[in-house]
RNA sequence: GCCGAAAAAGGUAAACCUGGCGAAAGCCAGGGGCACAAAGCUUCCGGUCUAAGGGAUUUCUGUCCUAUGACAGCGGGGUUGCCGGCC
Numbered sequence: 001g002c003c004g005a006a007a008a009a010g011g012u013a014a015a016c017c018u019g020g021c022g023a024a025a026g027c028c029a030g031g032g033g034c035a036c037a038a039a040g041c042u043u044c045c046g047g048u049c050u051a052a053g054g055g056a057u058u059u060c061u062g063u064c065c066u067a068u069g070a071c072a073g074c075g076g077g078g079u080u081g082c083c084g085g086c087c
Stems, first nucleotide, its partner, number of pairs: 001086004011036002016031006034073001040079003044076003047071003053066005
């Protein structure tokens, strides 16, 4: 530098359940374990989800728009790094 077939030391933890936070998306803790070689970190770009607040409609108590909210386990970029193999 390239790679992740096998192995080992370890790591993370989907669904679901319980408790908490939140308007929601979702997040945190415990249990759990589908998976993951960056499923470490980072919203810089695209995407997706939500719509409290704001706006539109104007009477429906509804519908629509909007991120400043969220997802890094949606993709890309940036950045740091364990083990092993090959050179």
Predicted 3D model of an 87-nucleotide RNA (c-di-GMP-I-GGC riboswitch aptamer) from a Gammaproteobacteria bacterium.
Taxonomically the source falls in Gammaproteobacteria (Bacteria, Pseudomonadati, Pseudomonadota).
It matches the Rfam family "c-di-GMP-I-GGC riboswitch aptamer". Gene Ontology term of the family: cyclic-di-GMP binding.
The coordinates come from a structure-prediction model, not an experiment, and the mean pLDDT is 85.